RNA sequence: UUCAAUAAUAGAGGUGCGAUAUUUAUUAGUAUUAUAACUGAGUUAAGCAACUUUGACGUUAUGAGAAAGGAAAUUUCGCCGAAAUGUAUGACUGAUAGCUUUAAGGUCAUAUGUUGGGACUAUACAGAAUAUGUAUGGGACUGUCACAAAGUUUUUCUUUGUGGAGGGCUAUUGUUGGA
Numbered sequence: 001u002u003c004a005a006u007a008a009u010a011g012a013g014g015u016g017c018g019a020u021a022u023u024u025a026u027u028a029g030u031a032u033u034a035u036a037a038c039u040g041a042g043u044u045a046a047g048c049a050a051c052u053u054u055g056a057c058g059u060u061a062u063g064a065g066a067a068a069g070g071a072a073a074u075u076u077c078g079c080c081g082a083a084a085u086g087u088a089u090g091a092c093u094g095a096u097a098g099c100u101u102u103a104a105g106g107u108c109a110u111a112u113g114u115u116g117g118g119a120c121u122a123u124a125c126a127g128a129a130u131a132u133g134u135a136u137g138g139g140a141c142u143g144u145c146a147c148a149a150a151g152u153u154u155u156u157c158u159u160u161g162u163g164g165a166g167g168g169c170u171a172u173u174g175u176u177g178g179a
Base pairs, nucleotide, nucleotide: 001179002178003177004176005175006174007173008172009171010170011169014080016079017078018077019076021074022073023072024071032064033063034062035061036060037059038058042051043050045101046100047099048098083115084114085113086112087111088110089109090108091107092106093105116142117141120138121137122136123135124134125133126132144164145163146162147161148160149159150158151157
């Protein structure tokens, strides 16, 4: 000097990922509620309690009239398995104007598996939704590495094609070993 292994640090991909706050649209003239009329025995997933013929539930008309989740924009912050998601286990929550039990669902933690990235598209599920999200598939795009070919200022760089995956790739430093 160079090669390999190993460890640490710092980075790159770009409509890049996630979180907080504010505003806005939608949800919706919905839920709910007041009055009037009609109807006539229940109000719940179940039990208890409570209310109810002095009218439960429901329907119609008029008036008042939300919210959560999800979404967009902006700001701030944390980052590049960022993050998302499947399965299993555990804890919490979870139906009615109250209590208890429970269901779908939701949140968190642990273990393990899958996905390099964003967009488009088909199907399915979720959702009020044609928004959006998730899963599976598809053909392109893009970053990275390897191989092959061509060009080149031929150590290098560029282009084309094929293939792989983030446990990757690039850079620097330390340690060990080899030339």

Notes
The prediction has a mean pLDDT of 82. Lysine riboswitch aptamer from Anaeromicrobium sediminis, 179 nucleotides, folded computationally. The source organism's lineage runs through Bacteria, Bacillati, Bacillota, Peptostreptococcales and Anaeromicrobium. RNAcentral holds the sequence, with entries from Rfam.